[in-house]
RNA sequence: AGAGUUUGAUCCUGGCUCAGGAUAAACGCUGGCGGCGUGCAUUAAACAUGUAAGUCGAACGGACCUCUUUCGCAAGGAGGAGGUUAGUGGCGGACGGCUGAGUAACACGUGAGUGACCUGUCCUACAAGUGGGGGAUAACAGCGAGAAAUCGUUGCUAAUACCGCAUGUGGUGGUUUGGAUAGAGCCAGAUCACUAAAGUCGCAAGGCGCUUGAUGAGGGGCUCGCGUCCGAUUAGCUAGUUGGUGGGGUAAGGGCUCACCAAGGCGAUGAUCGGUAGCUGGUCUGAGAGGAUGAUCAGCCAGACUGGGACUGAGACACGGCCCAGACUCCUACGGGAGGCAGCAGUUAGGAAUUUUGCACAAUGGGGGAAACCCUGAUGCAGCAACGCCGCGUGGGCGAAGAAGGUCUUCGGAUCGUAAAGCCCUUUUCUGCGGGAAGAGCAAGGACGGUACCGCAGGAAUAAGCCUCGGCUAACUACGUGCCAGCAGCCGCGGUAAUACGUAGGAGGCGAGCGUUGUCCGGAUUUAUUGGGCGUAAAGAGCGCGUAGGUGGCUCGACAAGUUGGGUGUGAAAUCCUCUGGCUUAACUGGAGGGGGUCAUCCGAUACUGUCGGGCUGGAGGCAGGCAGAGGAAGGUAGAAUUCCCGGUGUAGUGGUGAAAUGCGUAGAUAUCGGGAGGAAUACCAGUGGCGAAGGCGGCCUUCUGGGCCUGUUCUGACGCUGAGGCGCGAAAGCGUGGGGAGCGAACCGGAUUAGAUACCCGGGUAGUCCACGCAGUAAACGAUGGACACUAGGUGUGGGGGGUAUCGACCCCUCCCGUGCCGAAGCAAACGCAUUAAGUGUCCCGCCUGGGGAGUACGGCCGCAAGGCUAAAACUCAAAGGAAUUGACGGGGGCCCGCACAAGCAGCGGAGCGUGUGGUUUAAUUCGACCAACGCGAAGAACCUUACCAGGACUUGACAUCGCUGGGAAUUGGGCGGAAACGUUCAAGUCCCUUCGGGGACUCAGUGACAGAUGCUGCGUGGCUGUCGUCAGCUCGUGCCGUGAGGUGUUGGGUUAAGUCCCGCAACGAGCGCAACCCUCGUCGCUAGUUGAAUAAUCUAGCGAGACUGCCGGGAUAAACUCGGAGGAAGGUGGGGAUGACGUCAAGUCAGCACGGCUCUUACGUCCUGGGCUACACACACGCUACAAUGGGUGGUACAAAGGGUUGCAAAAGAGUGAUCUGGAGCCAAUCCCACAAAGCCAUCCUCAGUUCAGAUCGGAGGCUGCAACUCGCCUCCGUGAAGUCGGAGUUGCUAGUAACUGCCGGUCAGCACACGGCGGUGAAUACGUUCCCGGGCCUUGUACACGCCGCCCGUCACGUCAUGAAAGCCGGUAACACCUGAAGCCGCUGGGCCAACCCUCUCGGAGGGAGGUAGGUGUCGAGGGUGGGACUGGUGAUUGGGACGAAGUCGGAACAAGGUA
Repeated sequence: AGAGUUUGAUCCUGGCUCAGGAUAAACGCUGGCGGCGUGCAUUAAACAUGUAAGUCGAACGGACCUCUUUCGCAAGGAGGAGGUUAGUGGCGGACGGCUGAGUAACACGUGAGUGACCUGUCCUACAAGUGGGGGAUAACAGCGAGAAAUCGUUGCUAAUACCGCAUGUGGUGGUUUGGAUAGAGCCAGAUCACUAAAGUCGCAAGGCGCUUGAUGAGGGGCUCGCGUCCGAUUAGCUAGUUGGUGGGGUAAGGGCUCACCAAGGCGAUGAUCGGUAGCUGGUCUGAGAGGAUGAUCAGCCAGACUGGGACUGAGACACGGCCCAGACUCCUACGGGAGGCAGCAGUUAGGAAUUUUGCACAAUGGGGGAAACCCUGAUGCAGCAACGCCGCGUGGGCGAAGAAGGUCUUCGGAUCGUAAAGCCCUUUUCUGCGGGAAGAGCAAGGACGGUACCGCAGGAAUAAGCCUCGGCUAACUACGUGCCAGCAGCCGCGGUAAUACGUAGGAGGCGAGCGUUGUCCGGAUUUAUUGGGCGUAAAGAGCGCGUAGGUGGCUCGACAAGUUGGGUGUGAAAUCCUCUGGCUUAACUGGAGGGGGUCAUCCGAUACUGUCGGGCUGGAGGCAGGCAGAGGAAGGUAGAAUUCCCGGUGUAGUGGUGAAAUGCGUAGAUAUCGGGAGGAAUACCAGUGGCGAAGGCGGCCUUCUGGGCCUGUUCUGACGCUGAGGCGCGAAAGCGUGGGGAGCGAACCGGAUUAGAUACCCGGGUAGUCCACGCAGUAAACGAUGGACACUAGGUGUGGGGGGUAUCGACCCCUCCCGUGCCGAAGCAAACGCAUUAAGUGUCCCGCCUGGGGAGUACGGCCGCAAGGCUAAAACUCAAAGGAAUUGACGGGGGCCCGCACAAGCAGCGGAGCGUGUGGUUUAAUUCGACCAACGCGAAGAACCUUACCAGGACUUGACAUCGCUGGGAAUUGGGCGGAAACGUUCAAGUCCCUUCGGGGACUCAGUGACAGAUGCUGCGUGGCUGUCGUCAGCUCGUGCCGUGAGGUGUUGGGUUAAGUCCCGCAACGAGCGCAACCCUCGUCGCUAGUUGAAUAAUCUAGCGAGACUGCCGGGAUAAACUCGGAGGAAGGUGGGGAUGACGUCAAGUCAGCACGGCUCUUACGUCCUGGGCUACACACACGCUACAAUGGGUGGUACAAAGGGUUGCAAAAGAGUGAUCUGGAGCCAAUCCCACAAAGCCAUCCUCAGUUCAGAUCGGAGGCUGCAACUCGCCUCCGUGAAGUCGGAGUUGCUAGUAACUGCCGGUCAGCACACGGCGGUGAAUACGUUCCCGGGCCUUGUACACGCCGCCCGUCACGUCAUGAAAGCCGGUAACACCUGAAGCCGCUGGGCCAACCCUCUCGGAGGGAGGUAGGUGUCGAGGGUGGGACUGGUGAUUGGGACGAAGUCGGAACAAGGUA
């Protein structure tokens, strides 16, 4: 630091995903040790049990125990000492510990204030005092109530408990004097009033206390500035509310509270309301800015079952205190009581999940005490948990026969791998034994702990896993599986060769851990302050006016808020960084330094911003003079046209369309003439001309009215710009009321079209379109481009105005300003493009965007008469959706061009019969393949064989190859038996070569082991070969250039060609594969040679050459290429034909020609044999043959080829036969001989238009040939038979010249079989105007949402399933307010006839009466909770219903993408 993923490829936009770090974690697999940390995040759920706050006898009286003194005979009494202790009293239970429910707040953080305050104990220079009295009450005792908790009453008693009195240094309050202060209650003084105390220990000294004050420290209360989450689909909130005066209250200011008065206060700088949340130091991440977070540790706050309340106290509205209400649990004798683990352990529940009912007060700290000491689940330790961080180990060295074994293999080997074994070491760890701390200050005292640590001994001994291996991302093979099972973070893997699933081997990574999941930051500049955008990707509001706000020209002066420099204070500690120290190291930890604020304050600076004051004119505005204009509103008016009405003329049609029909018309249309009515719109001028902010505005005239431009430089003097809210304007359609209505024309009706046609086309036609007034408020309201200002090359049009020049004048020309277009520089931009009218360079302000879909939808709110508009989500779902450009492909886009492509012709096919092939059907089998480019194709020839198919019979190392082992035999040949054969079985003949005499070799038989074999599968695993586009003219490369890039250029353009053929031009210049040529053949000539009886001149054959190149002439164009015509020539513009097939396309064809990977079969899917089948036959198709006849058929005669083949062969002559053929065998290994008479043709004759003297199918009979064998199933001959067929529907094929057509001949295959195929000659035409159309192709261009590429893509309804969501009669909850009723405890107030020791008075001194003061009770305000009620907000559920998303190959259509077939 980036990477993957949209495409055929590219650039951009943009989302999704990954690699990193972190974690109070959990889960899976695994697990040796130690150190340091951490450990209920969920139910602030409920809690059994134990424990967490007590202590003081030196405050007090008792009680009890022990010892003791004394008296007493004893019981016992009076003392003393020590100990224990319930109670009274004091201090502490407000600390420490836990938790985060609540809280959006002065709660917290930071900085200030307190002249508005408090502060027990301790500490601190301290000052003064502690005198003298009184009355009670617990304990205790008696009696009593109760189940208990507990309580009542009577009696006794003490105090450092309580209460008066005295004193008053002081303190407090009133009055007052002086001083300080910005300012109150500050300081000093005077005066009046009020106001204290407790004792105890000690022999004593004295100590500890007590009281009133003082200072500081520490701790708190209160106040203020600033900072501190989300929602506007929460916009208004507020009655103690805001302020004042006065009273009360508090430690203290304050509506804190009350009475009265005033009507304020808060809020778009977000009040109120709703949601969420303890805050911070810090922690995690990040380059930083930021983002997220608030466990452990530390500071603050809040809470203690829920709610309320006060008491005590220095301090509480009090976790282990009290009272009340509520919920819950427990006890109960049913009357009544008890309780509060969010202390430490622990239990239950919940949950993915979080520990021991441990030890000790030894240390640190806390409470009490004079102290000893007691208490302390704070704390120190231990236990459990790999939960985290850190450290250590599981051994080290040597060791190649590279062992065995595993895996792979091309079978050679490779790899695990020096790894193991083996040998030599070591002992961290482990086990055993022994020693043994520091932590502890003067002595003793150690939970941890017999721990850390040390020593000795033993023995490699006790100790390795987890994840991954397609790309991202480091690491590859085999087998299994076969869109199954499964994987997956994204892209995506899996449908028989899976590096992606599972397993194995190997490898990579980390390591006592490793992976997964969750969460946060990062990457993400993907919310952009740093650091983004808005023409087309998401994004400029339809336009204007203008409020708040933001922002603002030149200049002078002042101030110093922003800004800036320095000082001071603070920013706790811990954390972080640097240095350094301590544990063996590290983690951990000690010390020192540093760092950290938008903070406060003081002193400076004044450029810029700001504020205040003064000035200026360039911005802005006013004034004056001109100018253009479909700018707006109202009124009037004109002509043309359409329609309608009336009348005339006139007659059969008209109208409409692709073609028609509906319609209109003999009741007189259309056409035409005249007259009239009415409504709407304004031809020409008219123009990328004008005006307006936009929407928009078009005949002419009048009135009213807005804005703009130019000129003058006359006035004001920054008055400016933008503009959240707000207000106004705002096309068409639409709505309301009332008019109007010619034409046009949604809906609707009819006619066509169509498979349908609720459309496109045609005939009608209502609303509407028009007017007035009102509403609506949206558009692709677009320049898809907000407004303002400034700056930054030009060129060329056009509209308005001015100046100059010129002229008599209008033009022309030059120039300035304003508007409106085009082209272009720099620059910008992803590209397209923009470019002084910016999308350039800057400033200011506003609006808007943040992946696609869901959705501009739902809900809520506002607006509207409605339609609807504005605002505007979420669940869910996808891995994209997009922009621009590129190359192709495609188009019912365009242009140019070619081809027997059409057209013009000739002959056919399609109809018949037959042949052959195919489909289908049939069959035991009818073997298989091939389907535009299969179908007389593989097959150049199925009776057996072939043969792959079927039935049956057989064989199993095999029909065939190689090797090994055992046994026998030469090889080989002949025969018997069974059998359809194969095969099985058996007999005989025969005896090879070499030899060291052991044996070896060739061949062969039997057995056996490796193996053979397969026309079995996969042509979608392949090689090779082939078809097709297409003999079409194309396909590419190097260098250069252009482009960010895909890519382009070249190869396009202008001509030309059969041709990317050539020429010219050109940022291209060259080159390659194709084209052409080179090759073969035919045509002319020459030369050479020549076998067959001779001759080689010719013909012929073979070979070598020549010839043709647009070379020559003329026309065409500027020229070239080229083209047209001509000459010469056998041949003329590639002379005819052949061979030759570019880059590629079709997963085209072939595993059955061959080869080959993989899979499958192995007494069978192999092999052999006999027979059958491939030859079937209702049909359909393809290719042919023969015909339908007279251009013919029959008969007779007669003429002329070329190219081939021949020894397992061709076979002559001659003879036989009607003939096929036979006999025969000459000749020929072939220019010699044979096949072999060519046929059509020509001559002559018969037939005379008919199912025939056409045609020959079919069938009967008789023969011939081949062959082991012609039944299934061959060919030929003869005789007889004599079918369909009289020229062929739609459609379709071939051919442009020696071609088509007609006509025979030959060959390969082959025993035989040719209408097929491949060749050969003979006879020998017609037509081509032309390129509109069909088909195919080439080039250029255009559009595209296609790229498995139009057989493409893709939309909507319906049907089915799943999911989330809206509405809904309702139903069930939650929350916070409000109104009224009720109202506990308690504080405060009133009352208090009941009750009362202290003080005062009186008295009969009896402790009686009165007073002061209090109090039970009563009562009032407030008040938690409860009840009732109507609303608000919010959640769940709901028959039914709405749309949405997704889903496999469902249905119907065909809306969009090409002119997508109606843009």